The RNA shown here (c-di-GMP-I-GGC riboswitch aptamer) has 86 nucleotides and comes from Dehalococcoides sp. JdFR-54.

RNA sequence: GACCGAAAGGGCAAAACCGCCGAAAGGCGGCGACGCAAAGCUGCGGGUCUAAAGCCCUCUGGGCCAAGAUAGCCGGGCUGCCGAAG
Numbered sequence: 001g002a003c004c005g006a007a008a009g010g011g012c013a014a015a016a017c018c019g020c021c022g023a024a025a026g027g028c029g030g031c032g033a034c035g036c037a038a039a040g041c042u043g044c045g046g047g048u049c050u051a052a053a054g055c056c057c058u059c060u061g062g063g064c065c066a067a068g069a070u071a072g073c074c075g076g077g078c079u080g081c082c083g084a085a086g
Base pairs, nucleotide, nucleotide: 003086004083005082011036012035017030018029019028020027021026034072040078041077042076044075045074046073047070048069049068050067054064055063056062057061
């Protein structure tokens, strides 16, 4: 130094509920802890979700999709605290 994850001090915060924003997925804040060693940052690749606008159809509806969302789905990229055993 790398792998790795004992300890200590700290860190983050799922679901539910409340408020606001959004067409929706969802986001932000509060509350709350299911979990997390990158649950820090990044939509670059894949997946998944939504699809008001647009297009199409056999049109009380349905399909496709521009676009959007997800970093706590997986992978990639950037950054990073501590140091016991091995």
The sequence was found by an Rfam model in a public genome assembly. The prediction has a mean pLDDT of 90. NCBI's taxonomy places the organism under Bacteria, Bacillati, Dehalococcoidia, Dehalococcoidales, Dehalococcoides.